The RNA shown here (transfer RNA) has 72 nucleotides and comes from a Minisyncoccota bacterium.
[in-house]
RNA sequence: UGGGGUGUAGUGUAAUGGUAACACGCCUGCCUUUGAAGCAGGAGACUCUUGGUUCGAGCCCAAGCGCCCCAG
Numbered sequence: 001u002g003g004g005g006u007g008u009a010g011u012g013u014a015a016u017g018g019u020a021a022c023a024c025g026c027c028u029g030c031c032u033u034u035g036a037a038g039c040a041g042g043a044g045a046c047u048c049u050u051g052g053u054u055c056g057a058g059c060c061c062a063a064g065c066g067c068c069c070c071a072g
Base pairs, nucleotide, nucleotide: 001071002070003069004068005067006066007065010024011023012022013021018055026042027041028040029039030038048064049063050062051061052060
């Protein structure tokens, strides 16, 4: 420099173009002598950025940015 992939909650992943879900973690309560485990409940992501298409975009398109792979 060229090509390809990828970016979503603290972490790891989901999500036919139609209210962003699950697990772990975090907080509160129950249980326990305490802790862990278990049970119940709760908070937390406007989806990398800026535009475009669309009634409607995490999803489609364009240009950037970060990371990974391949080639030189």
Record summary:
The prediction has a mean pLDDT of 81. Rfam family: tRNA. It is annotated as a transfer RNA. Rfam's curators write: Transfer RNA (tRNA) molecules are approximately 80 nucleotides in length.